Predicted 3D model of a 72-nucleotide RNA (transfer RNA) from a Patescibacteria group bacterium. It matches the Rfam family "tRNA". Gene Ontology term of the family: triplet codon-amino acid adaptor activity. It is annotated as a transfer RNA.

This record gives sequence, structure tokens and C1' cells, in this order.
RNA sequence: GCCGAGGUAGCUCAGUGGUAGAGCAACUGUUUUGUAAACAGUAGGUCGGAGGUUCGAAUCCUCUCCUCGGCU
Repeated sequence: GCCGAGGUAGCUCAGUGGUAGAGCAACUGUUUUGUAAACAGUAGGUCGGAGGUUCGAAUCCUCUCCUCGGCU
């Protein structure tokens, strides 16, 4: 330099155009002598950044940044 995969909650990931979700973690409550477990609930997101297409974009297109792999 070229090709491919990936970037979404603290962590691991889902979500292929129509209100952004799950598990774990965190917090609160119930329970317990207490802790853990269990159960119920709460909070946490400018979807890497910018622009474009569209009535509407995490999703499609362009540019760009970062990570991983391959080729030379």
C1' cells in the first nucleotide's frame, strides 16, 4: 500500500430502514441474626467521528479515526 472483519450501557454481545435491547456487573427494596443466593424494581447509550440519501438511519452511501486478521 491492497483486501477482509470489527467499534452499540462498566464488561460480553444482539439489533440488516419505523420508540435502542439482553446477560453479567452497579444501586434500591423484600427475605436472612448477618453475608451470599433468590425474587421484585431502578439507573446507566449524542450506537467511534463528520457528511449525504430518506418522511424516517445503529442499519444504506462517502470520507475519516481506532482495533484485529490476511496479502505484498